[in-house]
């Protein structure tokens, strides 16, 4: 160089046209004599960038970067 996978909150991860779940962690609470455990609540500006297609893009297409493997 070619060629496929993959980027999605602080971590890990589901969706893949139609305003993005979950889990960890972080914070309050409730229980306990304190605490743990449990349970309830709350918690973030999270879809790599830059066009494009389309009423509408995280999804589709194109190049760009990044991280993986593969081939030379």
């Nucleotide at each position: 160089g070619g060629c496929g996978g993959c980027g999605u909150a602080g971590c890990c991860a589901a969706g893949u046209g139609g305003u993005a779940a979950g889990g960890c962690g972080g914070g309050a609470g409730u229980c306990u004599g304190c605490a743990a455990a449990a349970c309830u609540c709350c918690u973030a500006u999270a879809c790599g960038g830059c066009g494009g297609u389309u009423c509408g893009a995280u999804u589709c297409c194109g190049c760009c970067c990044g991280c993986c493997g593969c081939c030379u």
The RNA shown here (transfer RNA) has 72 nucleotides and comes from Candidatus Yanofskybacteria bacterium RIFCSPHIGHO2_01_FULL_43_32. Its mean pLDDT, the model's own confidence on a scale to 100, is 80. It matches the Rfam family "tRNA". About the family: Transfer RNA (tRNA) molecules are approximately 80 nucleotides in length. Taxonomically the source falls in Candidatus Yanofskyibacteriota (Bacteria, Bacteria candidate phyla).